[in-house]
Molecule: RNase P RNA; transfer RNA
Organism: Bacteroidota bacterium
RNA sequence: UCUAUCAGCCGGCUAUCGUUCCGUGUAAACGGGAAGGAAAGUCCGGACAGCACAGAGCAACACACCGGUUAACGGCCGGCUCCCGUUUAUUGCGGGAAGAGAAAGUGCCACAGAAAAUAACUGUCCGCUUCGGUGGAUGAGGGUGAAAACGUGAGGUAAGAGCUCACGGUUAUGGUUGGUAACAAUCAUUACGGGUAAACCUUGUGUGCUGUAAUGCCACGUAUAUCAGCGGUUGAGGGCUGCUCGUCCGAAUACCUAACGGUUACGCUGAAGGGUAGGCAGCAAGAUCUCAACAGCAAUGUUGAGGCUAGAUAAAUGAUGGCCGUUCCGGGUAACCGGAAUAACAGAAUCCGGCUUAUGGCUGAUAGAUUUU
RNA sequence: GCGGAAGUAGCUCAUUUGGUAGAGCGAUAGCCUUCCAAGCUAUAGGUGGCCGGUUCGAGCCCGGUCUUCCGCU
Numbered sequence: 001u002c003u004a005u006c007a008g009c010c011g012g013c014u015a016u017c018g019u020u021c022c023g024u025g026u027a028a029a030c031g032g033g034a035a036g037g038a039a040a041g042u043c044c045g046g047a048c049a050g051c052a053c054a055g056a057g058c059a060a061c062a063c064a065c066c067g068g069u070u071a072a073c074g075g076c077c078g079g080c081u082c083c084c085g086u087u088u089a090u091u092g093c094g095g096g097a098a099g100a101g102a103a104a105g106u107g108c109c110a111c112a113g114a115a116a117a118u119a120a121c122u123g124u125c126c127g128c129u130u131c132g133g134u135g136g137a138u139g140a141g142g143g144u145g146a147a148a149a150c151g152u153g154a155g156g157u158a159a160g161a162g163c164u165c166a167c168g169g170u171u172a173u174g175g176u177u178g179g180u181a182a183c184a185a186u187c188a189u190u191a192c193g194g195g196u197a198a199a200c201c202u203u204g205u206g207u208g209c210u211g212u213a214a215u216g217c218c219a220c221g222u223a224u225a226u227c228a229g230c231g232g233u234u235g236a237g238g239g240c241u242g243c244u245c246g247u248c249c250g251a252a253u254a255c256c257u258a259a260c261g262g263u264u265a266c267g268c269u270g271a272a273g274g275g276u277a278g279g280c281a282g283c284a285a286g287a288u289c290u291c292a293a294c295a296g297c298a299a300u301g302u303u304g305a306g307g308c309u310a311g312a313u314a315a316a317u318g319a320u321g322g323c324c325g326u327u328c329c330g331g332g333u334a335a336c337c338g339g340a341a342u343a344a345c346a347g348a349a350u351c352c353g354g355c356u357u358a359u360g361g362c363u364g365a366u367a368g369a370u371u372u373u
Numbered sequence: 374g375c376g377g378a379a380g381u382a383g384c385u386c387a388u389u390u391g392g393u394a395g396a397g398c399g400a401u402a403g404c405c406u407u408c409c410a411a412g413c414u415a416u417a418g419g420u421g422g423c424c425g426g427u428u429c430g431a432g433c434c435c436g437g438u439c440u441u442c443c444g445c446u
Stems, first nucleotide, its partner, number of pairs: 001369010011324007019034006036345001040356002043354005048211004055245004060207005065079005080099001081097006100202002105200002107196003121142002123138006150168006169192002172189007215281004226271006237249002254263003288307008325342007374445007383398004392429001400416005422438005
């Protein structure tokens, strides 16, 4: 100097002209409040509201080491294991993990290669032979590939091979010790079965749906008309999305006919139209903000004191100037003087907790790279 | 506010279970023709919107992000 990550700061007063909301006022006017760390993306999780306070199974979807935290979470904090960087190496330091199961099953693994998971081209060994081959044994050596059937050494054998043994590695089961646990260390036994689950899938756990344009109320207006289907006194239709089962709610009169049945008032669903384009609540006091103390490694929690802090409906929060402050540069021993900047990304719309993304300048910390001394 | 789809050559679109990205039109050059058009032949043109991950290997699978379009209310 650069890169990555993390933390903090980027202000105050005032003048003129304006915007929106609230209060006072008959009015004129006066007084007060007025964006962010992401208000964004809408990716997760809740509050709140509605769906008749009967649901269950399947499907679908989400999550997946352990512990903690929280209203909740796929977030956050701490730890374990593994991987990467740094280092000769361990420790350490920094970063990352979508981190259950491939030893339940199915699928796939191009090209090359004998063979990509029922291995045998060459080779080695044994037998036969017309000497060209052929029958068998083997999986050590060769080469291919991203990946080759535990590694090294010795024994063994016709030649060989975990075939046997020693050391080492991995997997599973069980015991002991430490730890809340993941796990670590160690002992015994068994096995050596390639990768892929961000392929299907299996296991475990969890999940109703719709969303403040929800929803409640007031006012105004309209077509008690039209068409189609179903029901029309047995269940039309509806209900916590899909399928199945269960359960619950559940409307509607007459006529004709001997009867079956038909028509109709009416009910439900859909189509196409007509009308309204107003107001209030929800909606600003809340898992709230600031400060302090305490508990905890931390995330976070508890207690106490103080504060009230934007609110519209086509949508306000703006523009210009002055002074001070802050930062940087130049000059000066210093006091101080001069100059520059005060910015990027962006802009509330029911409200919170996170995540992700965008983002200029200055300062500090950690890790790495480079240059000079 | 809620939900869904797409992005591949200049344009319109292909590319099954992941294994060297292709077609039509267009462009350029040549042939043909007196010249043009048509026709024939050849060539060029791709960071697969962008970033990262899984995998031996990604246009395809996964996450994030950007842009465009559609639907409901």